[in-house]
Context: one part of a larger RNA
RNA sequence: UGACGGGGGCCCGCACAAGCGGUGGAGUAUGUGGUUUAAUUCGACGCAACGCGAAGAACCUUACCUGGGUUUGACAUGUUUUGGAAAGCUACAGAGAUGUAGCCCCCUCUUCGGAGGCCAUUGCACAGGUGCUGCAUGGCUGUCGUCAGCUCGUGCCGUGAGGUGUUGGGUUAAGUCCCGCAACGAGCGCAACCCCUGUCCUUAGUUGCCAUCAGUUCGGCUGGGAACUCUAAGGAGACUGCCGGUGACAAGCCGGAGGAAGGUGGGGAUGACUCAAGUCCUCAUGGCCCUUACGCCCAGGGCUACACACGUACUACAAUGGUCGGUACAGAGGGCUGCAAUGCCGCAAGGUGGAGCUAAUCCCUAAAGCCGGCCUCAGUUCAGAUUGGAGUCUGCAACUCGACUCCAUGAAGGCGGAAUCGCUAGUAAUCGCAGAUCAGCACGCUGCGGUGAAUACGUUCCCGGGCCUUGUACA
Numbered sequence: 001u002g003a004c005g006g007g008g009g010c011c012c013g014c015a016c017a018a019g020c021g022g023u024g025g026a027g028u029a030u031g032u033g034g035u036u037u038a039a040u041u042c043g044a045c046g047c048a049a050c051g052c053g054a055a056g057a058a059c060c061u062u063a064c065c066u067g068g069g070u071u072u073g074a075c076a077u078g079u080u081u082u083g084g085a086a087a088g089c090u091a092c093a094g095a096g097a098u099g100u101a102g103c104c105c106c107c108u109c110u111u112c113g114g115a116g117g118c119c120a121u122u123g124c125a126c127a128g129g130u131g132c133u134g135c136a137u138g139g140c141u142g143u144c145g146u147c148a149g150c151u152c153g154u155g156c157c158g159u160g161a162g163g164u165g166u167u168g169g170g171u172u173a174a175g176u177c178c179c180g181c182a183a184c185g186a187g188c189g190c191a192a193c194c195c196c197u198g199u200c201c202u203u204a205g206u207u208g209c210c211a212u213c214a215g216u217u218c219g220g221c222u223g224g225g226a227a228c229u230c231u232a233a234g235g236a237g238a239c240u241g242c243c244g245g246u247g248a249c250a251a252g253c254c255g256g257a258g259g260a261a262g263g264u265g266g267g268g269a270u271g272a273c274u275c276a277a278g279u280c281c282u283c284a285u286g287g288c289c290c291u292u293a294c295g296c297c298c299a300g301g302g303c304u305a306c307a308c309a310c311g312u313a314c315u316a317c318a319a320u321g322g323u324c325g326g327u328a329c330a331g332a333g334g335g336c337u338g339c340a341a342u343g344c345c346g347c348a349a350g351g352u353g354g355a356g357c358u359a360a361u362c363c364c365u366a367a368a369g370c371c372g373g374c375c376u377c378a379g380u381u382c383a384g385a386u387u388g389g390a391g392u393c394u395g396c397a398a399c400u401c402g403a404c405u406c407c408a409u410g411a412a413g414g415c416g417g418a419a420u421c422g423c424u425a426g427u428a429a430u431c432g433c434a435g436a437u438c439a440g441c442a443c444g445c446u447g448c449g450g451u452g453a454a455u456a457c458g459u460u461c462c463c464g465g466g467c468c469u470u471g472u473a474c475a
Base pairs, nucleotide, nucleotide: 001475002474003472004471005470007469008468009467010466011465012464013463015459016458019423020422021421022420023419026315027314028313029312030311031310032309033308034306035305042053043052064301065300066299067298068297069296070295073126077125078124079123082120083119084118088103089102090101091100092099093098106117107116108115109114128290129289131288132287133286137284138283139279140278141277142275149188150187151186152185153184154183155164156163157162168179169178170177194268195267196266197265199236200235201234202233203232204231205230209225210224213223214222215221239262242256243255244254245253246252317416321375322374323373324372325371326370327369333364334363335362338357339356343352344351345350382413387408388407389406390405391404392403393402429451430450431449432448433447434446435445
């Protein structure tokens, strides 16, 4: 100087407390461990691994296993030999890769010697490796933590390590600001500048809008309108600016006015110094290793196994509910070998057919809610696992191993031990919708809106963090 303390002081955070809803019990989905296996490819392991890499494992992917093949190679550049277009088509063998045979069969320049282009072949340099090392690395990422810290120049103090500044008194979300002070300044961080959202104004009016006027098939449909909503560009607005109190006359704090919004208005982007943290399987890369194989091609299998254990979710255990009929209201996205309406067929998944739309134009689009009927507390008209049967769709192909529909079947489950998680407001809880990936496959992920709470006395305690101080045989 740090680090540590079941030392002290001050302060903060859904850290506790006060509340609301969960997890831990059940079934299933999914990841992991373990076990099994020819293989169940690899990585990730407290927080910060475990619905993680994977924004999609039937083949492919695929890195794993078994078997069949191949060796200048599936891919790149140069060069040597020989030959010809390349490609394509047909037949046979084969699981296919591939092999054999047949058909087809060169181009440009030319001094006719040849040169060049493309392909095959032969040899050589080389290719190739998701092989190892993340403890050789770059890049990227997680984490402490959006915590308020981390440092430097000169000066001063100390033999020196180093200190001072950065400590102290107030204050703040903040090393934020004020005052004081052997310090005076400065840098990286904080804040602001950026984006979205909340109010208003201006500009613009189609595909969007419809207050007034007219028509109307009653549909902004038509004429028309530019007000309103909205769209999207530019501006205004919030600064403790004003008033009162308080404070040290300061920084600030408390209350008030005006205001759509008040003291950072709400949200996002933005991440200074650690953990030899993670990744050589995104990519790049040093070193090492393989080179008729640890490279490459192919078929089938595996990654989907199953006594069990854990994590994360979904669905429930019901009446604030279930079911049937009627009926209302979003936002944000996506759409050309795409989204697909009205209609017709089917109980349905879906099929048929194709209007319209390269989209503020057309299409994909709510559910909880509201109104009424039934169920009356039961393993039930709760719950839906499992299994049998029949189908639909995608795809070369759903056996291993897809999703969905219908009929039948109806399991566990009576609100969950010790323990444990999230959340302070348009939040929790609850309800659906869209998108990426994608032929198909979502209870996951990323977004979007609808309905919409309770509680916070307080900082003694638990956990984590910041500052000062103290002890130390630790570095």

Predicted 3D model of a 475-nucleotide part of an RNA (small-subunit ribosomal RNA, 3' major domain) from a metagenome.